[in-house]
RNA sequence: GGACAGCCAUCGCCGAGUCCCCGUACGGCGCGAGCCAGGGGAGCCGGGGACCCACACCAAGUCCCUGGGGUGAAUCGGGCGUCCGUGCAUCGCGCGGGGCUCGUAGGAGACCUUCCUGCUCCGAACCCGUCAGCUAACCCGGUAGGCGAGAAGGAAGGAAAG
Numbered sequence: 001g002g003a004c005a006g007c008c009a010u011c012g013c014c015g016a017g018u019c020c021c022c023g024u025a026c027g028g029c030g031c032g033a034g035c036c037a038g039g040g041g042a043g044c045c046g047g048g049g050a051c052c053c054a055c056a057c058c059a060a061g062u063c064c065c066u067g068g069g070g071u072g073a074a075u076c077g078g079g080c081g082u083c084c085g086u087g088c089a090u091c092g093c094g095c096g097g098g099g100c101u102c103g104u105a106g107g108a109g110a111c112c113u114u115c116c117u118g119c120u121c122c123g124a125a126c127c128c129g130u131c132a133g134c135u136a137a138c139c140c141g142g143u144a145g146g147c148g149a150g151a152a153g154g155a156a157g158g159a160a161a162g
Base pairs, nucleotide, nucleotide: 011148012147013146014145018042019041020040021039022038027036028035029034043143044142045141046140047139048138053133067131068128069127070126071125076103077102078101079100080099083097084096085095086094087093088092106122107121108120109119111158112157113156114155115154116153117152
């Protein structure tokens, strides 16, 4: 000097996932201050749920019986060809799942909002259980987790500071 890993503090990013009180007189940890579990409230996010409205029905024929819905930006396709399962009258082909890869609806990128140009990254996962359009009243649930990459330029309007 460089790389990697851990801890503490601070700042910041994605996200609804923040703040306050009790807990602290009784659960756990700690010598202790206190921390955690747990509870309550505010804020924020999401779901269920009427009228009206929307959808559907109000033609026939053919084919097909394949659930449907929700959180979230995370959907929809192409190609490859190995693994698994499966069908056939089978040296292969088809289907489904997993894998790799290329795009893509969409989403994010340092005060906020909108627009234009441009770059980078993400484009996962899970839940309900045959039930769900919208939806006042009303009811229910969540408030986790991950990260430290920097690509910005322009226009308009705010905010803040002076």
c-di-AMP riboswitch aptamer (ydaO/yuaA leader) from Streptomyces griseorubiginosus, 162 nucleotides, folded computationally. Its Rfam family is "c-di-AMP riboswitch aptamer (ydaO/yuaA leader)". Rfam links the family to the GO terms regulation of gene expression and cyclic-di-AMP binding. The organism belongs to Streptomyces, within Bacteria. The prediction has a mean pLDDT of 78.